[in-house]
Description:
Predicted 3D model of a 137-nucleotide RNA (c-di-AMP riboswitch aptamer (ydaO/yuaA leader)) from Paenibacillus sp. J2TS4. Rfam family: c-di-AMP riboswitch aptamer (ydaO/yuaA leader). Rfam's curators write: This family represents a conserved RNA structure found upstream of the ydaO and yuaA genes in Bacillus subtilis and related genes in other bacteria. The organism belongs to Paenibacillus, within Bacteria. The sequence is in RNAcentral, with records from Rfam.
């Protein structure tokens, strides 16, 4: 901007998830992230109800089921641990979050070394005030 939605664009947020190139609906390369992998250091039997990753997302209590009572799986609530919020860091305050999934019996740290991801969901002046800093004028 058009508009009835919707489409595009813009300026942000959450997150590792972004940017540049090409022979261009994929590739490549940077740039951000995440595993696995000595020594040394830790751990230091078995076994089973296995164990172990990414994530902030871990852990408590109450309640709720069967013919009865106890149990407490799913659901509910109501708290933590930890995490967000418009430059950046910190106290304080407000307002939110506290999921999901992957490996498949196996994996501590961990140089070199190997190897994988780069989605996704949202908002539209934003939670404020204070100290310190940093960038422009």
């Nucleotide at each position: 901007a058009u508009u009835a939605a919707a489409u595009a664009g813009a300026a942000g947020c959450c997150g590792a998830a972004u940017u540049u190139c090409u022979u261009u609906u994929a590739g490549a390369a940077a740039g951000c992230g995440g595993g696995g992998g000595a020594a040394c250091c830790a751990u230091u039997u078995a076994a089973c109800u296995g164990g172990g990753g990414u994530g902030a997302a871990u852990u408590u209590u109450g309640c709720u089921a069967a013919a009865g009572u106890c149990c407490a799986a799913u659901g509910c609530a109501a708290a933590u641990a930890g995490g967000g919020u418009g430059c950046c860091u910190g106290u304080c305050u407000a307002c939110c979050c506290g999921a999901a999934u992957c490996c498949g019996u196996c994996a501590g740290c961990u140089a070199a070394c190997c190897u994988c991801g780069u989605a996704g969901g949202c908002u539209u002046g934003c939670u404020g005030c204070c100290a310190g800093g940093a960038u422009a004028c």